Record summary: FMN riboswitch aptamer (RFN element), 122 nucleotides, folded computationally.
[in-house]
RNA sequence: UAUAUGUUUCAGGGCGAGGUGAAAUUCCUCACCGGCGGUGACAGUCCGCGAGCCGGUAUUGAUCGGCAUGAAUCGGUGAAAUUCCGAUACCGACGGUAUAGUCCGGAUGGAAGAAACGAAUG
Numbered sequence: 001u002a003u004a005u006g007u008u009u010c011a012g013g014g015c016g017a018g019g020u021g022a023a024a025u026u027c028c029u030c031a032c033c034g035g036c037g038g039u040g041a042c043a044g045u046c047c048g049c050g051a052g053c054c055g056g057u058a059u060u061g062a063u064c065g066g067c068a069u070g071a072a073u074c075g076g077u078g079a080a081a082u083u084c085c086g087a088u089a090c091c092g093a094c095g096g097u098a099u100a101g102u103c104c105g106g107a108u109g110g111a112a113g114a115a116a117c118g119a120a121u122g
Base pairs, nucleotide, nucleotide: 001122002121003120005118006117007116008115009114010113016030017029018028019027031102032101033092034091035049036048037047038046044090045089052067053066054065055064056063057062072088073087074086075085076084094105095104096103
């Protein structure tokens, strides 16, 4: 230094004001938020990944299969940006509840992945 591997740790943000109503942080007006890897240059909206549900095997640790899986344009700078700057838009699982990206719950969970350490081989 490369490869495969083990252990440990870490790994998601956001409803404030007003209105209607018997009741809404769920509706209406304004507000607020943006996981991980990649990409000639920094990305919620480009490419891909994670979180949900169902079933089989199997038997508590997994493994296989199926379903679901959102959203951007224009202008500018530049060698290079759908990533920066400006403008105007748009999107956000499942269950609960007056209809929820922001509340409560599954979840003291799981996980894309990140870091550290250990031993092995070349």

It matches the Rfam family "FMN riboswitch aptamer (RFN element)". Gene Ontology term of the family: FMN binding. The prediction has a mean pLDDT of 79.